Predicted 3D model of a 103-nucleotide RNA (SAM riboswitch aptamer (S box leader)) from Thalassobacillus cyri. The model forms 97% of the base pairs in the Rfam consensus. The sequence was found by an Rfam model in a public genome assembly.
RNA sequence: UUCUUAUCGAGAGAGGUCGAGGGUAUGGCCCUGUGACACCUCAGCAACCUGUAUGAUUACAAGGUGCUAAUUCCAGCAAGUUGAAAAACUUGAAAGAUAAGAA
Repeated sequence: UUCUUAUCGAGAGAGGUCGAGGGUAUGGCCCUGUGACACCUCAGCAACCUGUAUGAUUACAAGGUGCUAAUUCCAGCAAGUUGAAAAACUUGAAAGAUAAGAA
């Protein structure tokens, strides 16, 4: 980097360094010099892998990851429902993120 599978409406932030961008891309909307993004320290959340108990379900723990603005921030693409229309809603796809496995 690619493929497969699973999940993505829940949860959880302070301090320090730096100094202008960030939220994947497009549109919108939003965060941001009252300091973003990134990095470091400490803390926390969750429970995919893992460990222990168990016949299993499951429970507990937290070693490997991950995460700690907004539903993956919302939409775009397809199908359907409602509607006179504008539009709204539902489902799915695509893209993305994370985990586990494989090449």
Source information
It matches the Rfam family "SAM riboswitch aptamer (S box leader)". Its family is annotated with regulation of gene expression in the Gene Ontology. Rfam describes the family as follows. The SAM riboswitch is found upstream of a number of genes which code for proteins involved in methionine or cysteine biosynthesis in Gram-positive bacteria.